[in-house]
Context: one part of a larger RNA
RNA sequence: GAGCGAACGCUAGCGGCACGCUUAACACAUGCAAGUCGAACGCACUUAGCCUUCGGGCGGUGAGUGGCGAACGGGUGAGUAACACGUAGAUUAUCUACCCCACAGCGGGGGAUAGCCCCGGGAAACCGGGAUUAAUACCGCAUACGCCCUUCGGGGUAAAAGGCUUCGGCCACUGAGGGAUGAGUCUGCGGCCCAUUAUCUAAUCCUAGUUGGUAGGGUAACGGCCUACCAAGGGUACGAUGGGUAGCUGGUCUGAGAGGAUGAUCAGCCACAUUGGGACUGAGACACGGCCCAAACUCCUACGGGAGGCAGCAGUGGGGAAUCUUGCACAAUGGAGGAAACUCUGAUGCAGCGAUGCCGCGUGAGUGAAGAAGGCCUUUGGGUUGUAAAGCUCUUUCGUCGGGGAAGAAAAUGACUGUACCCGAAUAAGAAGGUCCGGCUAACUUCGUGCCAGCAGCCGCGGUAAUACGAAGGGACCUAGCGUAGUUC
Numbered sequence: 001g002a003g004c005g006a007a008c009g010c011u012a013g014c015g016g017c018a019c020g021c022u023u024a025a026c027a028c029a030u031g032c033a034a035g036u037c038g039a040a041c042g043c044a045c046u047u048a049g050c051c052u053u054c055g056g057g058c059g060g061u062g063a064g065u066g067g068c069g070a071a072c073g074g075g076u077g078a079g080u081a082a083c084a085c086g087u088a089g090a091u092u093a094u095c096u097a098c099c100c101c102a103c104a105g106c107g108g109g110g111g112a113u114a115g116c117c118c119c120g121g122g123a124a125a126c127c128g129g130g131a132u133u134a135a136u137a138c139c140g141c142a143u144a145c146g147c148c149c150u151u152c153g154g155g156g157u158a159a160a161a162g163g164c165u166u167c168g169g170c171c172a173c174u175g176a177g178g179g180a181u182g183a184g185u186c187u188g189c190g191g192c193c194c195a196u197u198a199u200c201u202a203a204u205c206c207u208a209g210u211u212g213g214u215a216g217g218g219u220a221a222c223g224g225c226c227u228a229c230c231a232a233g234g235g236u237a238c239g240a241u242g243g244g245u246a247g248c249u250g251g252u253c254u255g256a257g258a259g260g261a262u263g264a265u266c267a268g269c270c271a272c273a274u275u276g277g278g279a280c281u282g283a284g285a286c287a288c289g290g291c292c293c294a295a296a297c298u299c300c301u302a303c304g305g306g307a308g309g310c311a312g313c314a315g316u317g318g319g320g321a322a323u324c325u326u327g328c329a330c331a332a333u334g335g336a337g338g339a340a341a342c343u344c345u346g347a348u349g350c351a352g353c354g355a356u357g358c359c360g361c362g363u364g365a366g367u368g369a370a371g372a373a374g375g376c377c378u379u380u381g382g383g384u385u386g387u388a389a390a391g392c393u394c395u396u397u398c399g400u401c402g403g404g405g406a407a408g409a410a411a412a413u414g415a416c417u418g419u420a421c422c423c424g425a426a427u428a429a430g431a432a433g434g435u436c437c438g439g440c441u442a443a444c445u446u447c448g449u450g451c452c453a454g455c456a457g458c459c460g461c462g463g464u465a466a467u468a469c470g471a472a473g474g475g476a477c478c479u480a481g482c483g484u485a486g487u488u489c
Stems, first nucleotide, its partner, number of pairs: 001489004007484004013361006019354002021319001026317003030314003035068003040065002043062004049058003075272003085190007094183002099179003103175003107141001109139002117130005146157004162171003192244003205235003210232008247269004251262004274295005297308004325351001327350003333347001334345004364394004374385004398430001400425005408416001433478005438459003444473005454461002
């Protein structure tokens, strides 16, 4: 000098754009954050509405079965020194729902079950029994373009004939191929500190599923991934092992660069979801708002037993020098479901709060010497504040008031919002402070004080003439900020 997710002191007019728990991965009241589909299915109810052959139908509501989603999006950085990350590759050792392309199919059957009803248990959470019912739920059979296995003879293997229809078709479904996307696995190289973590420097140190082989199991897949047996290997001063610290990167800050420091916001990857462990479902999880077990904590209880997990968005307590609203809207962008209408979406878009930062603007402009008054200094002549003020002449940015009023939306649809912007009106009116003035370092006098009170970044000031303390006048610098302390270069 530059920088900061900043804090503190004094001060504060406006706008735009960003940013806002760096500490306790501490505990959490309350609300919301993941649903959707009746064009898969049966049932119950139906106040209003329409049709009715009076049976009902259309429509609506509800829980349930079923499908897809819930593995995305959002948060945090505890752990991790590791193929976690970055980069370059490998995968003839692999998987991939939805989507796209092309191929072949979609035949014929069956038994249940939730719901509803009845009975029972329980304080509750919820649970048990009986009867009954549907499906794009479930299970056989046939069929094999293909696919898998094969001793090449052969063997094995699917379906929803569903739904809607304006009857044209559309959407689903099954098998297998290719693509796209996403993911798994492996490898070379690269990036922290400590050798006071290795006795003897050729041996020491670390290692027993350890290193390799055979066979088997397991996985989507290779592999000690796992198991049995066999061998005795494997790593290491080019730093093993141990300890400490830490998410990594694109980047950011600084610097002429080399380098050093750093990893907030934004983007990519990883890891985690009260702590530890486990699997289930599924194309995908060992799953933040799923399940089971254990632990700590909190809550309910009829004491038998149950419920919970904000490192989602707001918000509360606590910790701290310190960090925001229990807001509006799905209008846009994107996502889930749906044929669609649409529903959901604390993602997102916006608004609110905060000078936290950056940028822009304003707090007036011209004229005005009797160099007014007052203040301060004075050698008492005057000097200075100072064209500064007043006065006169103008202007109206921002703000205020009144009127109009977009774009963002594509036919409709705008939270923001009567916003941005435009026009008009009134009045210089509503809008300046902070620090410093001995040298470094731009800026000086008077008074008070008298090694006191005090100042101080370093040198150092103060003991009766202090440009260094306090005040005043004057001045310097920056300016809606200015200083202080911290920290990085």

This is a predicted structure of a 489-nucleotide part of an RNA (small-subunit ribosomal RNA, 5' domain) from an uncultured bacterium.
The full RNA is in RNAcentral, with records from Greengenes.